[in-house]
RNA sequence: UGCGGGGUGGUGCAAUGGCUCAGCACGUCGGUUUCAUACGCCGAAGGUUGAGGGUUCGAGUCCCUCCCCCGCAA
Repeated sequence: UGCGGGGUGGUGCAAUGGCUCAGCACGUCGGUUUCAUACGCCGAAGGUUGAGGGUUCGAGUCCCUCCCCCGCAA
RNA backbone atom coordinates (compact mmCIF):
# COMPACT_ATOMS: atom_id res chain seq x y z
C1' U A 1 0.00 0.00 0.00
C1' G A 2 -3.85 -3.57 -1.66
C1' C A 3 -7.59 -7.38 -0.42
C1' G A 4 -10.84 -9.85 3.12
C1' G A 5 -13.34 -10.09 7.98
C1' G A 6 -14.98 -7.31 12.14
C1' G A 7 -16.58 -2.69 15.54
C1' U A 8 -23.91 -3.32 18.88
C1' G A 9 -24.82 -2.05 27.44
C1' G A 10 -19.06 -3.93 31.74
C1' U A 11 -17.87 -8.95 28.80
C1' G A 12 -19.33 -12.51 24.85
C1' C A 13 -22.81 -12.57 20.95
C1' A A 14 -27.96 -11.96 18.16
C1' A A 15 -31.16 -8.94 15.22
C1' U A 16 -34.94 -10.50 6.62
C1' G A 17 -35.00 -2.46 5.34
C1' G A 18 -40.84 -2.32 9.07
C1' C A 19 -42.46 -8.19 14.41
C1' U A 20 -37.93 -3.89 17.89
C1' C A 21 -38.82 3.27 21.86
C1' A A 22 -32.25 -3.03 19.57
C1' G A 23 -32.78 -8.91 22.11
C1' C A 24 -30.04 -13.32 24.68
C1' A A 25 -26.29 -15.22 28.14
C1' C A 26 -22.81 -13.87 31.85
C1' G A 27 -21.77 -9.87 35.06
C1' U A 28 -23.62 -5.54 38.34
C1' C A 29 -27.51 -3.71 41.81
C1' G A 30 -32.07 -4.66 44.79
C1' G A 31 -35.48 -8.30 46.80
C1' U A 32 -36.49 -13.48 48.24
C1' U A 33 -34.22 -17.90 50.40
C1' U A 34 -30.12 -19.23 54.37
C1' C A 35 -27.46 -18.84 60.91
C1' A A 36 -24.30 -16.88 56.82
C1' U A 37 -22.34 -17.31 51.80
C1' A A 38 -23.15 -19.66 47.24
C1' C A 39 -26.94 -21.86 44.05
C1' G A 40 -32.05 -21.16 42.70
C1' C A 41 -36.27 -17.71 41.99
C1' C A 42 -38.26 -12.50 41.17
C1' G A 43 -37.22 -7.54 39.69
C1' A A 44 -34.20 -3.30 38.07
C1' A A 45 -30.37 -0.33 35.97
C1' G A 46 -27.08 -0.12 31.97
C1' G A 47 -26.89 0.87 24.34
C1' U A 48 -28.71 6.05 21.08
C1' U A 49 -25.32 0.15 17.31
C1' G A 50 -16.94 3.27 15.98
C1' A A 51 -17.42 8.84 13.61
C1' G A 52 -19.67 11.82 9.71
C1' G A 53 -22.62 12.10 5.36
C1' G A 54 -26.13 9.79 1.67
C1' U A 55 -30.39 6.58 -0.20
C1' U A 56 -35.43 5.47 1.60
C1' C A 57 -41.97 6.75 3.87
C1' G A 58 -38.65 3.85 7.19
C1' A A 59 -31.38 2.08 8.30
C1' G A 60 -27.99 -1.70 13.53
C1' U A 61 -28.93 -3.59 8.40
C1' C A 62 -27.90 -0.66 1.85
C1' C A 63 -24.08 3.18 -0.40
C1' C A 64 -19.66 6.78 0.33
C1' U A 65 -15.52 8.84 3.29
C1' C A 66 -12.71 8.47 7.67
C1' C A 67 -11.00 6.00 12.50
C1' C A 68 -9.79 1.41 15.23
C1' C A 69 -8.91 -4.18 15.65
C1' C A 70 -7.72 -9.13 13.27
C1' G A 71 -5.98 -11.98 9.05
C1' C A 72 -3.71 -12.50 4.04
C1' A A 73 -0.50 -10.53 0.14
C1' A A 74 3.43 -7.27 -1.26
Transfer RNA from a Gemmatimonadota bacterium, 74 nucleotides, folded computationally. Taxonomically the source falls in Gemmatimonadota (Bacteria, Pseudomonadati). Its Rfam family is "tRNA". It is annotated as a transfer RNA. Rfam links the family to the GO term triplet codon-amino acid adaptor activity.